[in-house]
RNA sequence: GGGCGUGUAGUUCAGUGGUUAGAACGCCAAACUGAUAAUUUGGAGGCCGGAGGUUCGAUUCCUCCCACGCCCA
Numbered sequence: 001g002g003g004c005g006u007g008u009a010g011u012u013c014a015g016u017g018g019u020u021a022g023a024a025c026g027c028c029a030a031a032c033u034g035a036u037a038a039u040u041u042g043g044a045g046g047c048c049g050g051a052g053g054u055u056c057g058a059u060u061c062c063u064c065c066c067a068c069g070c071c072c073a
Base pairs, nucleotide, nucleotide: 001072002071003070004069005068006067007066010025011024012023013022018056027043028042029041030040031039049065050064051063052062053061
């Protein structure tokens, strides 16, 4: 330099062109306990890597850029 893939909650990941973006683990609180753990219940936490485009509507489709990974040279 060329090709491909990934980027969504603190972490690991789902997700689909359309009403409020979800799960597990983690975190906080309460219940329970002599206490801790476990368990149960509730809660906080994201506007989906950035910019632009298409569309009535984009996390989803397209383009460029950025970061990371793989392959080729």
Source information:
A computed fold for a 73-nucleotide RNA from a bacterium, annotated as transfer RNA. Rfam family: tRNA. Gene Ontology term of the family: triplet codon-amino acid adaptor activity. The sequence is in RNAcentral, with records from ENA.